RNA sequence: CAGAGUAGGUAGUUUGCGUUAAGUGUUAGAGGAUGGAACGUUGCCUCUAAACGAAAAGCUUUUAUAGCUUGCGUUGAACUAUCGCGUUCGCUG
Numbered sequence: 001c002a003g004a005g006u007a008g009g010u011a012g013u014u015u016g017c018g019u020u021a022a023g024u025g026u027u028a029g030a031g032g033a034u035g036g037a038a039c040g041u042u043g044c045c046u047c048u049a050a051a052c053g054a055a056a057a058g059c060u061u062u063u064a065u066a067g068c069u070u071g072c073g074u075u076g077a078a079c080u081a082u083c084g085c086g087u088u089c090g091c092u093g
Stems, first nucleotide, its partner, number of pairs: 001093003008083009017073003026050007036089005056070005
């Protein structure tokens, strides 16, 4: 001097959950984890409270908290691709 690596974001695939509304999202408060180390920002997670809030349709028969198909939800998980730390030290060349 150059580079790699976090939390996580996005897209695709698969598989679930919900559609009798959970989940997701918003606001406020509290707490937590975050490149190998220290401090910390953005972002992330959990809890509490509040307000808001949705897309169903078709088929089957064994008629019941049933099954199947196509949808829908700023829906969960896994995998793949891609993006991805500010300072100092460390690591690789």
This is a predicted structure of a 93-nucleotide RNA (THF (Tetrahydrofolate) riboswitch aptamer) from uncultured Tepidimicrobium sp.
Taxonomically the source falls in Tepidimicrobium (Bacteria, Bacillati, Tissierellales, Tepidimicrobiaceae).
The sequence is in RNAcentral, with records from MGnify.
Rfam family: THF (Tetrahydrofolate) riboswitch aptamer. Rfam 15.1 lists 747 matches to the family in 747 species.
The model forms 94% of the base pairs in the Rfam consensus.